[in-house]
RNA sequence: GCCACUGUAGCUCAGCUGGUAGAGCGAUUCCUUCGUAAGGAAGUGGUCCCCGGUUCAAGUCCGGGCAGUGGCU
Numbered sequence: 001g002c003c004a005c006u007g008u009a010g011c012u013c014a015g016c017u018g019g020u021a022g023a024g025c026g027a028u029u030c031c032u033u034c035g036u037a038a039g040g041a042a043g044u045g046g047u048c049c050c051c052g053g054u055u056c057a058a059g060u061c062c063g064g065g066c067a068g069u070g071g072c073u
Stems, first nucleotide, its partner, number of pairs: 001072007010025004019056001028042004049065005
């Protein structure tokens, strides 16, 4: 330099054929206990990497960037 893939909650990741963004873990509060751990319950947490385009409507489609991983030279 070229090619492919990836970027969504604090972490690991889903998200279908475009139609109001989810799970597990963690953290928080409560219950239980003399107390702790374990167990149970509740609720919390998002500018979907950035800019632009298409559309009535974009996490999703298109273009350009940025970052990461892998491959080729």
Transfer RNA from a Parcubacteria group bacterium, 73 nucleotides, folded computationally. Taxonomically the source falls in Bacteria candidate phyla (Bacteria). The sequence was found in a public genome assembly. It matches the Rfam family "tRNA". Rfam describes the family as follows. Transfer RNA (tRNA) molecules are approximately 80 nucleotides in length. By type it is a transfer RNA.